[in-house]
RNA sequence: GCCGACAAAGGCACCCCUGUCGAAAGGCAGGCUCGCAAAGCCAAGGGUCUACAGCAUGAGAAAAGCCAUGACAGCCUGGCUGCCGAAA
Repeated sequence: GCCGACAAAGGCACCCCUGUCGAAAGGCAGGCUCGCAAAGCCAAGGGUCUACAGCAUGAGAAAAGCCAUGACAGCCUGGCUGCCGAAA
C1' cells in the first nucleotide's frame, strides 16, 4: 500500500416518537437502535424523491399533466480526507 478479526479504543444512527424549520421532498435537535470500516465530506456523472412558484390545460385560484433552480452522500460511480492493526 492493499485488505478488514466474533480484536481493542472510540464513532455514526434506519424505522418509530417528540420538538422545530420547510409548500413538499427533506433538514436540525432530543429519545430509540435497523444497521454501518468511511453510515466522514463533496450533488461532478447516473438514479430516486418533491413541485410552493412557473408552464400548459381549463370557466376557474379546482383536479389530473409538465418542470429543479429544491432534496437525498444510509442508491451506484467518481473525487477529497481519516481511527485501529489480526490473518492473507
The RNA shown here (c-di-GMP-I-GGC riboswitch aptamer) has 88 nucleotides and comes from a Syntrophomonadaceae bacterium. Its mean pLDDT, the model's own confidence on a scale to 100, is 89. The source organism's lineage runs through Bacteria, Bacillati, Bacillota, Clostridia and Syntrophomonadaceae. The sequence was found by an Rfam model in a public genome assembly. The model forms 95% of the base pairs in the Rfam consensus.